[in-house]
RNA sequence: GCCGAUGUAGCUCAGUGGUAGAGCAGUACUUUCGUAAAGUAACGGUCGGUGGUUCAAGUCCACCCAUCGGCU
Numbered sequence: 001g002c003c004g005a006u007g008u009a010g011c012u013c014a015g016u017g018g019u020a021g022a023g024c025a026g027u028a029c030u031u032u033c034g035u036a037a038a039g040u041a042a043c044g045g046u047c048g049g050u051g052g053u054u055c056a057a058g059u060c061c062a063c064c065c066a067u068c069g070g071c072u
C1' cells in the first nucleotide's frame, strides 16, 4: 500500500427497515437469628463518528476512526 471482519448497557453477546433485548455484574426489596444461595423489581444505551437513501435506519450506501486478520 491492497483486501476482509468486527464496533449495540460496566462485561459477554442477540437484534427480518417499523418505539433497542438477554445473561452476568452493580442497586433496592423479600426470605434467614445472621450470612450465602434463591426469588422479585427497578436502574443502566446519543447502537464508534459524519453524511446519504427512505414516510421510517442499530439494520441499506459512502467516507472517516479504532481493533483484529490476510496479501505484498
Base pairs, nucleotide, nucleotide: 001071002070003069004068005067006066007065010024011023012022013021018055027041028040029039030038048064049063050062051061052060